Molecule: transfer RNA
Organism: Nocardiopsaceae bacterium
Formats: sequence, C1' cells, structure tokens
RNA sequence: CGGGACGUGGCCCAGCUUGGUAGGGCACUUGACUGGGGGUCAAGGGGUCGCCGGUUCAAAUCCGGCCGUCCCGA
Repeated sequence: CGGGACGUGGCCCAGCUUGGUAGGGCACUUGACUGGGGGUCAAGGGGUCGCCGGUUCAAAUCCGGCCGUCCCGA
C1' cells in the first nucleotide's frame, strides 16, 4: 500500500441477508426459601447498536467516508 472479517448493556453473543417496539446468557440490585455460606425461585435496573453523513414515513439493518481490532497478500 491492496483485499477481507469484525465493532450491539459490565462480559460473551443473537438480531443485519428480507428496514418497522433492541433481545438472550452470565454478572449486578431487591425479596422469598436456608441457622449461615452456597444454591434455587421471583421481581427489577442498565445499551440513542464504533464515529460522521446520506437514502427513507421509518435505519443496529441499506449507501458513502472515517476510526479501532484481527487475518491474508505485496
């Protein structure tokens, strides 16, 4: 320098192809059971989806640019 993949709560991921309310697991908070710990059960809080712009009635999703991580090539 060229090509490709990925970026979504604290962590790991789904959702993107086919635009229409942002979900799951773990973790966290509260309560119940238990003498306590651990565990189980119930409820709850937390994310403007890497950044900027465009298209659209409507964008995590489509388009363009940029940033970061990884891989391949030169």